Parts: sequence; structure tokens; C1' cells
RNA sequence: GGCCCCAUCGUCUAACGGCUAGGACGCCAGGUUUUCAUCCUGGUAAUCGGAGUUCGAUUCUCCGUGGGGUCA
Repeated sequence: GGCCCCAUCGUCUAACGGCUAGGACGCCAGGUUUUCAUCCUGGUAAUCGGAGUUCGAUUCUCCGUGGGGUCA
């Protein structure tokens, strides 16, 4: 340099183009407990950037950024 794949809460991971973006762990608050832990309830927080297609984009297309693989 060519080609291919990936990028979503703090972490891991879902989401036939219809989203008010779900779940687990974590964290916070409350309940239970003499206290801690456990357990229960509630909350918290996310789509890598830009452009395009579309009534509507996490999803499709293009460019870029970062990471991985492969060939030379």
C1' cells in the first nucleotide's frame, strides 16, 4: 500500500429501517439485617465523527478516525 472485519451506558452484550435504545455486572438511594455481606425495590448512564438515501437511520451508502486480521 491492497482487501476483509469491528466501533452502543464505567465494563460486557442485545436491538426485521419504526426507539421512549433493552439486559447483566458495576455505581447510587431506599427496604431487610445489631453491623457488614446476601437478598428485595427503584434509579443512574450509551449508538466513533461528518455527509447522503429515507416519512423515519444504531441499522443502508460514501468519506474520515481508531482497532483487529490477511496478502505483498
Transfer RNA from a bacterium, 72 nucleotides, folded computationally. Rfam family: tRNA. Rfam's curators write: Transfer RNA (tRNA) molecules are approximately 80 nucleotides in length. The family's RNA type in Rfam is transfer RNA.